[in-house]
RNA sequence: AGGGGAAUGAUGCAAUGGCUAGCCUGGCGGUCUCCAAAACCGCUCAUGGGGGUUCGAGUCCCUCUUCCCCUG
Numbered sequence: 001a002g003g004g005g006a007a008u009g010a011u012g013c014a015a016u017g018g019c020u021a022g023c024c025u026g027g028c029g030g031u032c033u034c035c036a037a038a039a040c041c042g043c044u045c046a047u048g049g050g051g052g053u054u055c056g057a058g059u060c061c062c063u064c065u066u067c068c069c070c071u072g
Stems, first nucleotide, its partner, number of pairs: 001071007010025001012023002018055001026044006048064005
């Protein structure tokens, strides 16, 4: 320098352009227990930044940032 990929709660991941963004772990509260653990119930917190397309964008397009891979 060129090409490809990734970015979603505290964490690890899902999500045909129709979403009220879901699951695991975590955190908080509760039930249970002599106390805890486990189990069960409830709550909590998220789409990297900026534009565009669309009735509708996490998803498509452009650009920027960070990271990974390949070529030289």
The RNA shown here (transfer RNA) has 72 nucleotides and comes from a Lachnospiraceae bacterium.
The source organism's lineage runs through Bacteria, Bacillati, Bacillota, Clostridia and Lachnospiraceae.
Rfam family: tRNA. Gene Ontology term of the family: triplet codon-amino acid adaptor activity. By type it is a transfer RNA.